RNA sequence: AACUUAUCAAGAAAGGCUGAGGGUAUGGCCCUAUGAAGCCUUGACAACCUGUUUUCUAUGUUAUUGAAACAUAGGAGGCAAGGUGCCAAUUCCAACCGCUAUAGGCGGACAGAUAAGUC
Numbered sequence: 001a002a003c004u005u006a007u008c009a010a011g012a013a014a015g016g017c018u019g020a021g022g023g024u025a026u027g028g029c030c031c032u033a034u035g036a037a038g039c040c041u042u043g044a045c046a047a048c049c050u051g052u053u054u055u056c057u058a059u060g061u062u063a064u065u066g067a068a069a070c071a072u073a074g075g076a077g078g079c080a081a082g083g084u085g086c087c088a089a090u091u092c093c094a095a096c097c098g099c100u101a102u103a104g105g106c107g108g109a110c111a112g113a114u115a116a117g118u119c
Stems, first nucleotide, its partner, number of pairs: 002118007013042005021031003026094003043087001045085001048083003051079012091111001096108005
């Protein structure tokens, strides 16, 4: 790089270096010298994976008739130590398809992002 699955309406910024772009791609619209993108430091947000913990259920084992203890699996929560991610605007909106009481609304697809896994 490719493939699979899940999620994408919530959430969360300061400082330093530097200096003109950035928001995927097209159109729009927006952000930006009151400092873009990038890098560094610190801090937060979130809870996908690991971890840990509470509770419930199932199964098994031990023990025994009184409940229990332990192990495994699963459900629902808590924490945030580790691996990532993330900290303008719904993934900024539309584009393509469909529905609709139609200049608007809704649903989906494509593309993209992230995580976990596969090769």
Predicted 3D model of a 119-nucleotide RNA (SAM riboswitch aptamer (S box leader)) from a Chitinophagaceae bacterium. The sequence was found by an Rfam model in a public genome assembly. Its Rfam family is "SAM riboswitch aptamer (S box leader)". Gene Ontology term of the family: regulation of gene expression.